[in-house]
Annotation
The RNA shown here (c-di-GMP-I-GGC riboswitch aptamer) has 82 nucleotides and comes from an Actinomycetota bacterium. It was read from a public genome assembly, where an Rfam model found it. Lineage of the source: Bacteria > Bacillati > Actinomycetota. Its mean pLDDT, the model's own confidence on a scale to 100, is 88.
RNA sequence: CACCGAAAAGGCAAACCCGUCGUGAGGCGGGGACGCAAAGCCACGGGGCCUCGCGCGCCGCGAGGUAGCCCGGCUACCGAAG
Repeated sequence: CACCGAAAAGGCAAACCCGUCGUGAGGCGGGGACGCAAAGCCACGGGGCCUCGCGCGCCGCGAGGUAGCCCGGCUACCGAAG
């Protein structure tokens, strides 16, 4: 230093509720904890899923969302066994 994740100190915050923004998926703030060793950041790295517009559906085109869907990238606290 990397893998790894015992211990310790802490951290984040699902569903749901209230307020607010949005056509919507969903975002933000407060409450709240299902969980999380990156549940910190990246959607202009790849894929999946979700939403909307054009023409309701198919098809096509375009525009969004999701990082707590997966892979990937960057950064990071602590230090047992191995």